[in-house]
RNA sequence: UGAGUCGGCCAGGCGGUCGCGUCGAGGGCAACCUCGCCGAGGAACGUCCGGGCUCCGCAGAGCAGGGUGGUGGGUAACGCCCACCCGGGGUGACCCGCGGGACAGUGCCACAGAGAGAAGACCGCCACGGUCGUCCUCGGACGGCCGCGGUAAGGGUGAAAGGGUGGUGUAAGAGACCACCAGCGCACCGGGUGACCGGUGCGGCUAGGUAAACCCCACCUGGAGCAAGGUCGGACAGGGAGCGUUCGAGGGCUGCUCGCCCGAGCUCCCGGGUAGACCGCUGGAGGCGUGCGGCAACGUACGUCGUAGAGGGAUGGCCGCCACCCGUGCGCGGGUGACCGCGCACGGGGACAGAACCCGGCGUACCGGCCGACUCAUCCG
Numbered sequence: 001u002g003a004g005u006c007g008g009c010c011a012g013g014c015g016g017u018c019g020c021g022u023c024g025a026g027g028g029c030a031a032c033c034u035c036g037c038c039g040a041g042g043a044a045c046g047u048c049c050g051g052g053c054u055c056c057g058c059a060g061a062g063c064a065g066g067g068u069g070g071u072g073g074g075u076a077a078c079g080c081c082c083a084c085c086c087g088g089g090g091u092g093a094c095c096c097g098c099g100g101g102a103c104a105g106u107g108c109c110a111c112a113g114a115g116a117g118a119a120g121a122c123c124g125c126c127a128c129g130g131u132c133g134u135c136c137u138c139g140g141a142c143g144g145c146c147g148c149g150g151u152a153a154g155g156g157u158g159a160a161a162g163g164g165u166g167g168u169g170u171a172a173g174a175g176a177c178c179a180c181c182a183g184c185g186c187a188c189c190g191g192g193u194g195a196c197c198g199g200u201g202c203g204g205c206u207a208g209g210u211a212a213a214c215c216c217c218a219c220c221u222g223g224a225g226c227a228a229g230g231u232c233g234g235a236c237a238g239g240g241a242g243c244g245u246u247c248g249a250g251g252g253c254u255g256c257u258c259g260c261c262c263g264a265g266c267u268c269c270c271g272g273g274u275a276g277a278c279c280g281c282u283g284g285a286g287g288c289g290u291g292c293g294g295c296a297a298c299g300u301a302c303g304u305c306g307u308a309g310a311g312g313g314a315u316g317g318c319c320g321c322c323a324c325c326c327g328u329g330c331g332c333g334g335g336u337g338a339c340c341g342c343g344c345a346c347g348g349g350g351a352c353a354g355a356a357c358c359c360g361g362c363g364u365a366c367c368g369g370c371c372g373a374c375u376c377a378u379c380c381g
Base pairs, nucleotide, nucleotide: 001377002376003375004374005373006372007371008370009369010368012322013321014320015319016318017317018316020039021038023036024035025034026033027032041352045363046362048361049360050359051358052357053225054224055223056222065221066220067219068218069217070084071083072082073081074080085099086097087096088095089094100216101215105214106213107210108209109208122155123154124151125150126149128147129146130145131144132143133142134141135140163181164180165179166178167177168176182206184203185202186201187200188199189198190197191196229279230278231277232276236272238270239269240268241267242266243265250262251261252260253259286305287304288303289302290301291300292299293298324349325348326347327346328345329344330343331342332341333340334339
């Protein structure tokens, strides 16, 4: 210098102007107006998983259904995170794994192929019998065809053909037998909390794959969700009580009394919980810093911070300056060099997205930029 791996952080700042929402203060009969404070994210997103919270259900136990799946930890919990094991990839930093059981049982393995799992004879190889032909030392030998057997060496099909290599053996062959190797199972020894690793001995010669197929094993698991749920409560059904119907309730005229007029209903209570209002509603398993424990995830002590809570749902637009990044050009400086740094000018760029009860994760989207640790390679010295 180039190519990479892992981890962390940022997602512009200031001012002006036009707007939006909650809250507070003031004004207004009210509609509303003025001023002030505050006002989205790393993913607020998808709503995939786990919890808090709320209501319903529930004696206990079990079945069904659903989920999880190497081991040990972390956590409120998890399908998340950390560390390790095993397997796979990479020269390497490092990355990936839906990673229990296939000797509990059942099913399936396309196409091709004779045969796809206690398999299989298509070609080939070999023995025997028959027949034909050739040769001949007349016993047979060789070859073709047919029949009946043996054979898993070789060929062929396939993703996969029932251990591999070499030998013994045989008519030809075959773990039929032997040696070594691979792998499986069992026992023992050593290391580790454990998954597992290393070693020794023995055994049958060795039955592949598939459980995001049924199934088996272990563990977990009640349902619905803030439109949860609660408080107040008009209207309007319904029910009850009292007073009253020319012995006049109640209403109108009126400042009040009298008076005049209308006149059969009026008042109160209970009640379900609609419209509406309020609570739930934001302080949280919270963020940051330091110390301690731990490889780490994380835990703990102390200090410190606090600023969305709408309800058709606000947080935006434009302009200017500055900062940042990219490209091009020019100038200066450094270096033997690959190249690097600084300044100026012009042009361009700023994404993805957006709270709605709250947390912990995962996944997905994103113009770009910065920082740290590490790996490999070229060139130069």
The RNA shown here (Bacterial RNase P class A) has 381 nucleotides and comes from Cellulomonas carbonis T26. Its mean pLDDT, the model's own confidence on a scale to 100, is 79. The source organism's lineage runs through Bacteria, Bacillati, Actinomycetota, Actinomycetes and Cellulomonas carbonis.